[in-house]
Order: sequence, then structure tokens, then C1' cells
RNA sequence: UAAUCUAAAAAAGGUUAGUAUCGUAUAUGAUCAGAAAUAGGGUCUGAUUGUCUCUACCCCGCACCUUAAAUGUGGGACUAUGAUACACGUUUUUUAAGAG
Repeated sequence: UAAUCUAAAAAAGGUUAGUAUCGUAUAUGAUCAGAAAUAGGGUCUGAUUGUCUCUACCCCGCACCUUAAAUGUGGGACUAUGAUACACGUUUUUUAAGAG
């Protein structure tokens, strides 16, 4: 010690993908038909509907039902989209030590 290279910090954009949290949608819901189980059970199949919406529409526990045909309830997601933060990367500036 000029350009340039490397590192760190700050600022401003960006984001194809990623992680977390939150908002919106939907109530993991409703209706219909058929079939099945029965206290060691409480399901299966199909259709319709619900979302400015693709997908999904189940799992576990408890209660209840005294053997009948019917469940109730607590907790737990995914998916679509948006926001924020992190992360990543880009540009600019500054700093430091080297190389040159």
C1' cells in the first nucleotide's frame, strides 16, 4: 500500500426451497343410502354438501349404551393462502489482518 481477493459488522432489496409462530379457510363438520360390531364393541363403503380454496374429513382417551341401535365428549393434525421472525443468498458501505 491503488485495483482485486479473503473475513467480520451494519444497512437496503430478494426469496425457488427450508424452520418456528400467528391470521384466514373448516366446525378434521353436516346430510343421505347400504352394510357391520356389541361392554375385549362402538366401525366399513358410496354419494351429496360445507371453503372467494387444492387437499383432507381421521386417530387416541374418557363417558355412556346392560346386549339394543344408537352414540356423546376431551385432546391431537394435514392442506391451501397470507404475515412476522430465523435462516439463506444479492447489492452497497465500513472495519481488520494478510495476499498482491
This is a predicted structure of a 100-nucleotide RNA (Purine riboswitch aptamer) from a Mollicutes bacterium. Its Rfam family is "Purine riboswitch aptamer". Rfam describes the family as follows. Riboswitches are metabolite binding domains within certain messenger RNAs that serve as precision sensors for their corresponding targets. Allosteric rearrangement of mRNA structure is mediated by ligand binding, and this results in modulation of gene expression. A class of riboswitches that selectively recognises guanine and becomes saturated at concentrations as low as 5 nM. In Bacillus subtilis, this mRNA motif is located on at least five separate transcriptional units that together encode 17 genes that are mostly involved in purine transport and purine nucleotide biosynthesis. It has also been shown that some members of this family are specific for adenine instead. Hence this family are termed purine riboswitches. NCBI's taxonomy places the organism under Bacteria, Bacillati, Mycoplasmatota, Mollicutes.